Large-subunit ribosomal RNA, domain I from Methylococcus sp. EFPC2, 501 nucleotides, folded computationally. Rfam family: Bacterial large subunit ribosomal RNA. Lineage of the source: Bacteria > Pseudomonadota > Gammaproteobacteria > Methylococcaceae > Methylococcus. Model confidence (mean pLDDT): 86 of 100.
[in-house]
Context: one part of a larger RNA
RNA sequence: CGCAUACGGUGGAUGCCUAGGCGGUAAGAGGCGAUGAAGGACGUGGCAGCCUGCGAAAAGCUUCGGUGAGGUGGCAAACAACCUGUGACCCGGAGAUGUCCGAAUGGGGAAACCCACCUGUCAUAAGACAGGUAUCCUGCAGUGAAUACAUAGCUGCUGGAAGCGAACCGAGGGAACUGAAACAUCUAAGUACCUCGAGGAAAAGAAAUCAACCGAGAUUCCCCAAGUAGUGGCGAGCGAACGGGGAGCAGCCCUUAAGCAUCAGUAAGAUUAGUGGAAGCGUCUGGAAAGUCGCGCCAUAGUGGGUGAUAGCCCCGUACACGAAAAUCUUACUAAUGUGAAAUCGAGUAAGGCGAGGCACGUGAAACCUUGUCUGAACAUGGGGGGACCAUCCUCCAAGGCUAAAUACUCCUUACCGACCGAUAGUGAACCAGUACCGUGAGGGAAAGGCGAAAAGAACCGCGGUGAGCGGAGUGAAAUAGAACCUGAAACCGUAUGCGU
Numbered sequence: 001c002g003c004a005u006a007c008g009g010u011g012g013a014u015g016c017c018u019a020g021g022c023g024g025u026a027a028g029a030g031g032c033g034a035u036g037a038a039g040g041a042c043g044u045g046g047c048a049g050c051c052u053g054c055g056a057a058a059a060g061c062u063u064c065g066g067u068g069a070g071g072u073g074g075c076a077a078a079c080a081a082c083c084u085g086u087g088a089c090c091c092g093g094a095g096a097u098g099u100c101c102g103a104a105u106g107g108g109g110a111a112a113c114c115c116a117c118c119u120g121u122c123a124u125a126a127g128a129c130a131g132g133u134a135u136c137c138u139g140c141a142g143u144g145a146a147u148a149c150a151u152a153g154c155u156g157c158u159g160g161a162a163g164c165g166a167a168c169c170g171a172g173g174g175a176a177c178u179g180a181a182a183c184a185u186c187u188a189a190g191u192a193c194c195u196c197g198a199g200g201a202a203a204a205g206a207a208a209u210c211a212a213c214c215g216a217g218a219u220u221c222c223c224c225a226a227g228u229a230g231u232g233g234c235g236a237g238c239g240a241a242c243g244g245g246g247a248g249c250a251g252c253c254c255u256u257a258a259g260c261a262u263c264a265g266u267a268a269g270a271u272u273a274g275u276g277g278a279a280g281c282g283u284c285u286g287g288a289a290a291g292u293c294g295c296g297c298c299a300u301a302g303u304g305g306g307u308g309a310u311a312g313c314c315c316c317g318u319a320c321a322c323g324a325a326a327a328u329c330u331u332a333c334u335a336a337u338g339u340g341a342a343a344u345c346g347a348g349u350a351a352g353g354c355g356a357g358g359c360a361c362g363u364g365a366a367a368c369c370u371u372g373u374c375u376g377a378a379c380a381u382g383g384g385g386g387g388a389c390c391a392u393c394c395u396c397c398a399a400g401g402c403u404a405a406a407u408a409c410u411c412c413u414u415a416c417c418g419a420c421c422g423a424u425a426g427u428g429a430a431c432c433a434g435u436a437c438c439g440u441g442a443g444g445g446a447a448a449g450g451c452g453a454a455a456a457g458a459a460c461c462g463c464g465g466u467g468a469g470c471g472g473a474g475u476g477a478a479a480u481a482g483a484a485c486c487u488g489a490a491a492c493c494g495u496a497u498g499c500g501u
Stems, first nucleotide, its partner, number of pairs: 001500009015486001016450002020421002022418007029410002031164002039101003042055003046079001049075003061095006070083003106115003116133007135161003139157005168199001169197005179186001183233001209216002220247005230238002251402003254346001259339004264334009274322003280295003284291001296313002298302001304316003351375008361387001382397005437444002457485001460472004
């Protein structure tokens, strides 16, 4: 040094577990904000670092309910001082307080800071307290130039807006990579992205629609029609409609109504705390019984969780039944108010020329819709459409407006579910994580779970540096469960023995 065996060290795989995730289902909610939001800064405890809560009235105050014996949040024990059947702590409703920043709004500003003015009260020496002072829009009032009337302007008041928020929705703008095996029309795609606006949904919507000589009867969504008809450097690709079957149905107005909204009342229900809630004992093994064996019981309850191993009957619960002083919501009915409300059945419109865009349809035989520009009708004895165009026929009535449901989505709340994950998985984050750390910045972004049933967390003694660590003793079922703590694989490093060289 190698091989073998045994025993260790190191290491943290594996097994088991779950406090966290992931995906759904059913309901709810679909907003918050100048009555100052979202998000923060700084404070706040007897001692107080962080988290949580709260705001100079500061882990809290008042009140109304619930509950009923302990309590003064967590990491996190101890000490001190207290509260509590005159009901504490805790849970729920309502209210008060709510520093500073932040739309931030008195002015400024390098956010959490600096500097003001006005009015009132109290003090009067200083000052203290309370309220107000941004901008824009609407309405009203006053005042009022050049300029006579007036108007602009100015001043005051009423009401409103602003900012934030995950997706869904409408509108205004609008790529490229890519595909076409290159690339330019085309595609990607009206996608991503930017902006504006709104709602719990939005948008659309009661035929100047389709159809085909039969007829249908607003809109929206799904299935089929159908990858069909078409379109297309007829390439890549793009891609309907008629009609049928379903979901859901609702119609109206401009002479004035359907409807919608708000408030009030009545009734019913729901949400925000809760209450009651059946039925088991013994033997054996064991550290421990829920296991075994024996004999019982309940069940509108044998979902689930916990308890020293596996519990219907031990605990919390579950089925079922009940419950609100207060607040909020929904539905139905009644009454009131507001809205509808533009305007007068639609004229610079329809239609036409030129140029574009949208329609599955790339200019094509290209209808139809929208309109930048130039023209420009008729008036129901009229007009539009039926895919160039004309006639016949059929059908509808543009240039005004409203409208629930079926549809889309989930930042969020509650309950439940999973042939979803189980710590290199599952969210980036099971743990004080968008943290530590990196970057000037935009931004990037971790690692890190497990003693035991219970701390019973090792009194005391010894070695040692008043160490680290270890040996006894003790606890415990177990300490090779000792806090670097469940299990403890492999690589890697040793000790002992044997053999080989």